c-di-GMP-I-GGC riboswitch aptamer, 76 nucleotides, folded computationally.

């Protein structure tokens, strides 16, 4: 630099239900685990979606790209 076939140590956590915030998309907390080796971090671009009503203003990072940054291992 590449990868992710076997191990270890370990991580996160779809949908679904409870609560709670929000006008919505959704955020957060518990519970579950469908999957993920960047399912860490950033709304930078194009898709999506929501409130508005052309001047926008949000959600969304588990849609794809692109920035930074790491755990172990295995080749070179």
């Nucleotide at each position: 630099u590449u990868c992710g076939a076997u191990a270890a140590a370990g991580g996160c956590a779809a949908a679904c239900c409870c609560g709670u915030c929000g006008u919505g998309a959704g955020g957060c907390g518990g519970g579950g685990a469908c999957g993920c080796a960047a399912a860490g971090u950033c709304g930078u671009g194009c898709a999506u979606c929501c409130c508005a009503a052309c001047g926008g203003g949000g959600a969304a990072a588990g849609g794809c790209a692109g920035a930074c940054u790491g755990c172990c291992g295995a080749a070179g």